This is a predicted structure of a 385-nucleotide part of an RNA (large-subunit ribosomal RNA, domain III) from a Bacteroidota bacterium. Its Rfam family is "Bacterial large subunit ribosomal RNA". Its family is annotated with structural constituent of ribosome and ribosome in the Gene Ontology. The coordinates come from a structure-prediction model, not an experiment, and the mean pLDDT is 81.
[in-house]
Context: one part of a larger RNA
RNA sequence: GAGUAGCGAUAAUGCGGGUGAAAAACCCGCACGCCGAAAACCCAAGGUUUCCUGCCCAAUGCUAAUCAGGGCAGGGUGAGUCGGUACCUAAGGCGAGGCCGAAAGGCGUAGUCGAUGGAAAACAGGUUAAUAUUCCUGUACCUCUCAUAAUUGCGAUGGGGCGACGGAGAAGGUUAUAUCAGCCGGAGAUUGGUUGUUCCGGUUUAAGCGUGUAGGGAGUGGGAUUAGGUAAAUCCGGUUCCAUAAUUCUGAGACGUGAUGACGAGUCCUCUUUUGGACGAAGUGAUGGAUACCAUGCUUCCUGGAAAAACCUCUAAGCUUCAGAUUAUGAGAGACCGUACCCCAAACCGACACAGGUGGGUGGGGUGAGAAUCCUAAGGCGCUU
Numbered sequence: 001g002a003g004u005a006g007c008g009a010u011a012a013u014g015c016g017g018g019u020g021a022a023a024a025a026c027c028c029g030c031a032c033g034c035c036g037a038a039a040a041c042c043c044a045a046g047g048u049u050u051c052c053u054g055c056c057c058a059a060u061g062c063u064a065a066u067c068a069g070g071g072c073a074g075g076g077u078g079a080g081u082c083g084g085u086a087c088c089u090a091a092g093g094c095g096a097g098g099c100c101g102a103a104a105g106g107c108g109u110a111g112u113c114g115a116u117g118g119a120a121a122a123c124a125g126g127u128u129a130a131u132a133u134u135c136c137u138g139u140a141c142c143u144c145u146c147a148u149a150a151u152u153g154c155g156a157u158g159g160g161g162c163g164a165c166g167g168a169g170a171a172g173g174u175u176a177u178a179u180c181a182g183c184c185g186g187a188g189a190u191u192g193g194u195u196g197u198u199c200c201g202g203u204u205u206a207a208g209c210g211u212g213u214a215g216g217g218a219g220u221g222g223g224a225u226u227a228g229g230u231a232a233a234u235c236c237g238g239u240u241c242c243a244u245a246a247u248u249c250u251g252a253g254a255c256g257u258g259a260u261g262a263c264g265a266g267u268c269c270u271c272u273u274u275u276g277g278a279c280g281a282a283g284u285g286a287u288g289g290a291u292a293c294c295a296u297g298c299u300u301c302c303u304g305g306a307a308a309a310a311c312c313u314c315u316a317a318g319c320u321u322c323a324g325a326u327u328a329u330g331a332g333a334g335a336c337c338g339u340a341c342c343c344c345a346a347a348c349c350g351a352c353a354c355a356g357g358u359g360g361g362u363g364g365g366g367u368g369a370g371a372a373u374c375c376u377a378a379g380g381c382g383c384u385u
Base pairs, nucleotide, nucleotide: 013031014030015029016028017027018026032382033381034380035379040362041361042360043359046342047341050340051075052074053073054072055071056070060068061067080141081140082338083337084336087118088117092113093112094111098107099106100105122139123138124137125136126135142334143333144332145331146330147329148328149327150326151325152324153319154318158314159313160312161311166301167300168299169298172294173293174292177288178287179286180285181284182203183202184201185200186199187198204262205261208257209256210255215250216249217248218247219244220243221242222241223240224239225238226237228236229235263283266279267278268277269276302305348357349356364376365375366374
């Protein structure tokens, strides 16, 4: 230079009370303002204790600070069903033998890893200062093992089926949800007006089990035969005969049950700073209606759109009064790892509490073609001078 620039989005603060040495910034209350396909909520990645509580204010915080994602201490993450793993494979990696190379090493069979995909099963309510599909209450479901009973050809690393899949388009049936009405509870004071066609609040309930609907798919069952499926086959495929007309498979939702339960506006008691306890009304219908479900469906097009396990079935070796298999009932088991918190952000990536960047899901009302726009609910904030 200079007490100058600056103090990081122009979403906005004001008042009262509290605490305190001290309050524009902390806490409580009342107004006001801002976002609302987000500036709300839930996850993945990443971070790794930042979560909650008590105490503290040197430094950190672009100011102060009694506050804090700061310091110190204590506490906190509970699973057969959520995700991973004990299962499977893709791209790709590694790779016994093997091939190549002077070597280092490169390639690669069998195989073994590798999710962003496939594969069994849980919902509702309550609870903590901090966890909950994990704890508790209620109601369920799946797999495996053992036992008992009945029946019985069982058996795989092999065969077959299934798993199993593209783009675009259209129509239909539903639900989530919303709105209105009905029902239940409450209000009536200020006032321009309000006992009426008024105002305010509530009207919520799952998985599972039963039934098998709107709709969609396919012929199905039996006999005979058989150069195919690297061996076998009663399975699949080929050929052929008979029977059968709405037969069977699938399938949202609705209805019943779950639920004489839970929740529930509110009322009462304890206490009024709060907390805890008890009781508990109504809990129906109509209309609109999804990008969600039926649906991996249907129609159509050419560029013709993963694999393997699981599952079902067939036999081989083998075993066949055993073992094994099926069904039913009962008993038991279900280990290990993750789970706090942030997650369009002050906690991740940007040297910063940085106007930048960051994948997925939910996404109400009025206006509207709309997830645009503007206003708004729930919820969250007023961006640390």